[in-house]
Molecule: SAM riboswitch aptamer (S box leader)
Organism: uncultured Actinomycetes bacterium
RNA sequence: CCUUCAUCCAGAGCAGCUGAGGGACGGGCCCGUUGACGCUGCGGCAACCGGAUCAAUCCCUUCGGGGGCUGCCACGGUGCCAAGGCCCGAUCGAUGAUCG
Repeated sequence: CCUUCAUCCAGAGCAGCUGAGGGACGGGCCCGUUGACGCUGCGGCAACCGGAUCAAUCCCUUCGGGGGCUGCCACGGUGCCAAGGCCCGAUCGAUGAUCG
C1' cells in the first nucleotide's frame, strides 16, 4: 500500500514545550493567542488481538489434548481520551483483526 470482515450515539485529561492554525475531504457548525493542533511526560478509558494472574459452564477426544460460551483481567500487541466519525454529503474516513 492492498483484500476481507467487525466496530464507530458508551467511556476516559492534567502538566511541560511549541506558537497558528485545527476538527481527514466539500458545505455547515465549532475549537483556538484566556494558547487550539502537534510533540513529550504522567494519568486515564477501553476487551479489537490476547489470557500472564483468575472464575463458571458445555461439547469432542486417539486421554496427549482440542473447541465453544460467559464473566473477569489493562500483564502483553494495538487503539483512544472537545462536540454522535461534531452535523449533512460522498465511488468517504478511522481503528482492529486478517489475505497478499